Predicted 3D model of a 100-nucleotide RNA (Bacterial small signal recognition particle RNA) from a Chloroflexota bacterium. It matches the Rfam family "Bacterial small signal recognition particle RNA". Rfam's curators write: The signal recognition particle (SRP) is a universally conserved ribonucleoprotein involved in the co-translational targeting of proteins to membranes. It is annotated as a non-coding RNA gene. The prediction has a mean pLDDT of 77. Taxonomically the source falls in Chloroflexota (Bacteria, Bacillati).

RNA sequence: GGCCUGGCCCUGCGCGGCGAGACGCUGCGAACCCCGUCAGGCCCGGAAGGGAGCAGCGGUAAGUGGUUAGUUUCGGGCGCCGCAGAUAAACCGGGUUGGA
Numbered sequence: 001g002g003c004c005u006g007g008c009c010c011u012g013c014g015c016g017g018c019g020a021g022a023c024g025c026u027g028c029g030a031a032c033c034c035c036g037u038c039a040g041g042c043c044c045g046g047a048a049g050g051g052a053g054c055a056g057c058g059g060u061a062a063g064u065g066g067u068u069a070g071u072u073u074c075g076g077g078c079g080c081c082g083c084a085g086a087u088a089a090a091c092c093g094g095g096u097u098g099g100a
Stems, first nucleotide, its partner, number of pairs: 001097007010085005015079002018075006024067005034059004042051003
């Protein structure tokens, strides 16, 4: 000096983790225009009984708060993690070879 190759650099994929949203779990949550049960009272009936149904109680919807073990979506100059590709100008390293 040549050739090959690895790192650094770039790109893609995967894995992990971080942040946010959704699902899930849970609390609150409708005077009436949700559901159920309907005291009292009201209505029908000779009576037995029946009817509608307010309050109350229970459940739930829209909405709203909490939650992190899990699932899922998105994001990113997060990763002394893996694989592949591109490049090999410069720097660091390895192999091989030629010359002085």